[in-house]
The part of an RNA shown here (small-subunit ribosomal RNA, 5' domain) has 552 nucleotides and comes from a Candidatus Omnitrophota bacterium. The source organism's lineage runs through Bacteria, Pseudomonadati and Candidatus Omnitrophota. Its Rfam family is "Bacterial small subunit ribosomal RNA". Its mean pLDDT, the model's own confidence on a scale to 100, is 86.
Context: one part of a larger RNA
RNA sequence: GAGUGAACGCUGGCGGCGUGGAUAAGGCAUGCAAGUCGAGCGAUCCCGUCUGGGGCUUUGCCCUGAGCGGGAUAGCGGCAAAAGGGUGAGUAACGCGUAGGUAACCUGCCCCGAAGAGGGGGAUAGCCUCGCGAAAGCGGGGGUAAUACCCCAUGUGUCCCGAUGGACCUCGGUCCGUCGGGAUAAAGGUGGGGACCCGGGAAACUGGGCCUGCCGCUUCGGGAGGGGCCUGCGUCCUAUCAGGUAGUUGGUAGGGUAACGGCCUACCAAGCCUAAGACGGGUAGCUGGCCUGAGAGGGUGGUCAGCCACACCGGGACUGAGACACUGCCCGGACUCCUACGGGAGGCUGCAGUCGAGAAUAUUUAGCAAUGGGGGAAACCCUGACUAUGCGACGCCGCGUGGGGGAUGAAGGCCUUCGGGUUGUAAACCCCUUUCAGCAGGGAAGAAAGCCCGUCCCUGAAUAGGGGAUGGGUCUGACGGUACCUGCAGAAGAAGCCACGGCUAACUCCGUGCCAGCAGCCGCGGUAAUACGGAGGUGGCGAGCGUUACUC
Numbered sequence: 001g002a003g004u005g006a007a008c009g010c011u012g013g014c015g016g017c018g019u020g021g022a023u024a025a026g027g028c029a030u031g032c033a034a035g036u037c038g039a040g041c042g043a044u045c046c047c048g049u050c051u052g053g054g055g056c057u058u059u060g061c062c063c064u065g066a067g068c069g070g071g072a073u074a075g076c077g078g079c080a081a082a083a084g085g086g087u088g089a090g091u092a093a094c095g096c097g098u099a100g101g102u103a104a105c106c107u108g109c110c111c112c113g114a115a116g117a118g119g120g121g122g123a124u125a126g127c128c129u130c131g132c133g134a135a136a137g138c139g140g141g142g143g144u145a146a147u148a149c150c151c152c153a154u155g156u157g158u159c160c161c162g163a164u165g166g167a168c169c170u171c172g173g174u175c176c177g178u179c180g181g182g183a184u185a186a187a188g189g190u191g192g193g194g195a196c197c198c199g200g201g202a203a204a205c206u207g208g209g210c211c212u213g214c215c216g217c218u219u220c221g222g223g224a225g226g227g228g229c230c231u232g233c234g235u236c237c238u239a240u241c242a243g244g245u246a247g248u249u250g251g252u253a254g255g256g257u258a259a260c261g262g263c264c265u266a267c268c269a270a271g272c273c274u275a276a277g278a279c280g281g282g283u284a285g286c287u288g289g290c291c292u293g294a295g296a297g298g299g300u301g302g303u304c305a306g307c308c309a310c311a312c313c314g315g316g317a318c319u320g321a322g323a324c325a326c327u328g329c330c331c332g333g334a335c336u337c338c339u340a341c342g343g344g345a346g347g348c349u350g351c352a353g354u355c356g357a358g359a360a361u362a363u364u365u366a367g368c369a370a371u372g373g374g375g376g377a378a379a380c381c382c383u384g385a386c387u388a389u390g391c392g393a394c395g396c397c398g399c400g401u402g403g404g405g406g407a408u409g410a411a412g413g414c415c416u417u418c419g420g421g422u423u424g425u426a427a428a429c430c431c432c433u434u435u436c437a438g439c440a441g442g443g444a445a446g447a448a449a450g451c452c453c454g455u456c457c458c459u460g461a462a463u464a465g466g467g468g469a470u471g472g473g474u475c476u477g478a479c480g481g482u483a484c485c486u487g488c489a490g491a492a493g494a495a496g497c498c499a500c501g502g503c504u505a506a507c508u509c510c511g512u513g514c515c516a517g518c519a520g521c522c523g524c525g526g527u528a529a530u531a532c533g534g535a536g537g538u539g540g541c542g543a544g545c546g547u548u549a550c551u552c
Base pairs, nucleotide, nucleotide: 001552002551003550004549006548007547008546009545010544013399014398015397016396017395018394019392020391026355027354028353030352031351032350035079036078037077040076041075043073044072045071046070047069048068049067052064053063054062055061056060086310087309088308095235096234097233098232099231100230101229102228105227106226107225110223111222112221113220114219115218116217118152119151120150121149127142128141129140130139131138132137157184158183159182160181161180162179163178164177165176166175167174168173188215189214190213191212192211193210196209197208198207199206200205236282237281238280243273244272245271248270249269250268251267252266253265254264255263285307286306287305288304289300290299291298292297312333313332314331315330316329335346336345337344338343365388366387367386371385372383373382374381375380402432403431404430405429412423413422414421415420436493438488439487440486441485442484446479450474451473452472453471454470455469456468457467458466459465496541497540498539499538500537501522502521503520507536508535509534510533511532517524518523
């Protein structure tokens, strides 16, 4: 000199963009942070409508039932909940970075291709009923549905076994075929439709077949994106840590996994690592980056992005395409709460907020309008992600606190050799302007999608329906009457901080008298102190200025 997630002191007008618990990974009141689908299923309730019945203070109200339409939801079921969000405790490790390997692997939703979806069955929530319990909850009995569960069929395929041909090969095997045997799938929902067929009905009509659209379902192949595992190299200090190791190192067999592997087990062998630092101890999430520096290098890893790890502490598995799962489950522990003392409930390192510790770090705000995510056919619902907003000069940037003129140089202050000098064009005064703040008026972009109507194209038997393109219309804004623009008034509301002995830019007076004090180093102060304290003046920076801490 530059820098900081800073803090402290004095001071403080406005705006934009950023940024803000670095300490106790200490404890937490309260609210919210993950739901959604009735177009998978049975049921219940509410509203409306129509028709039938009944009642009445009969032309209106009430009750009730089948149907239809709309809505709500506890339960079963599906998808999501493994994402998004937080933190840095642990970790010196294939954790991260980089370059590769996987002939040792997996992959829900999405895309492409091929083939299929036939028949049957038994349950169980909800519900009813009985019982236990203070509660949390639990148990018995009865009965019901499905895109829940199970069985059989079909087998394009796929997998396994056997035979066989070819290509490649790291000689372990991999890939493409042919034949024989064995094993192995499925689920429906919703919309439209002229004729025809079946069932119900007197008919209107209605349920289904049939045709067709959309969403789903099953098997297999491929893709995209995502992940698992393995390897080379790189990755802090310490030798006052020199030896370490028993599943240890390798083999055989088996188990396990999506998969290789001592990952696990049994047996066999005695290996394996180490001065190029094993083992131990300390410290630490890693990276893109960031700071500094001419660079080399040094320091650092906050915000943003990628990866990892963790979720009260420790352990475990379940479900699932994916977890050993922050707001799932079980066990142990500590802590807090409820209790009828038998037993239960909880987990902010999500967003706010609170206590504590601390030099120190914010609103218990608004909205899903945008972007993105989950569910849904959609309307839509959810979203403390996010977008906005509040607070803090914490940082960076911009703007203002006025501009021009103005003396024989006012007053006051300070100094004085008493002549004067200085503050100082500074003020007053004259002319002018009006940014920002204030008030008033106007007033956005952020909105496209969606929905409705029409046209064209595709699908289709179809002028149903569905998909795409396009034209028109309509609806949606938290911020917000905000940004921005215009007007009004009036210099009007807006300057401080540090320093002045040398380094180092800026000097005099008074007070004090080795006192009180200053100080980064040298050093000042003991009666004329440019070094202490005050004043005037001056220098520097300026909504900041200094100090402290740390880095280069």